[in-house]
RNA sequence: CCAUUGGCGCGCUAGGGUUCCGCUCCGACUUGCGUCGGAUGUCUGGUCCGAGAGCGCGCGGCCUCGGUGUUCGGGGUUACACGGCGGGACAAAAGCCCGGGAGAU
Numbered sequence: 001c002c003a004u005u006g007g008c009g010c011g012c013u014a015g016g017g018u019u020c021c022g023c024u025c026c027g028a029c030u031u032g033c034g035u036c037g038g039a040u041g042u043c044u045g046g047u048c049c050g051a052g053a054g055c056g057c058g059c060g061g062c063c064u065c066g067g068u069g070u071u072c073g074g075g076g077u078u079a080c081a082c083g084g085c086g087g088g089a090c091a092a093a094a095g096c097c098c099g100g101g102a103g104a105u
Base pairs, nucleotide, nucleotide: 007059008058009057010056011055012054015049016048020046021045022043024039025038026037027036028035029034060078061077062076063075064074065073066072080100082103086098087097088096
């Protein structure tokens, strides 16, 4: 000086809605405890969904050092990242997926 890797999985969070549970309201039945049905996410919640541009861990990649017949081990690094409209899935929505796409710089 030139070129180039920067991925995958898991757990979680911001966020998200409403199938199910719960809260609340209404109705029927019941002496009552309650049971059943309906409505409500403009209900803090549990289950649930959940980040390329959020977090953590593991694996992997890259660089380097050491060792060895081979397997391997130590260290470092894994950067940057503005972003629709629209569409799609599940019950539904979303920072999910299309998508590090279109576009912008």

This is a predicted structure of a 105-nucleotide RNA (Guanidine-I riboswitch aptamer).
It was read from a public genome assembly, where an Rfam model found it.
The prediction has a mean pLDDT of 79.
It matches the Rfam family "Guanidine-I riboswitch aptamer". From the family's description: This family represents a conserved RNA structure found upstream of the ykkC and yxkD genes in Bacillus subtilis and related genes in other bacteria. On this family, see Barrick et al., Proc Natl Acad Sci U S A 2004: "New RNA motifs suggest an expanded scope for riboswitches in bacterial genetic control".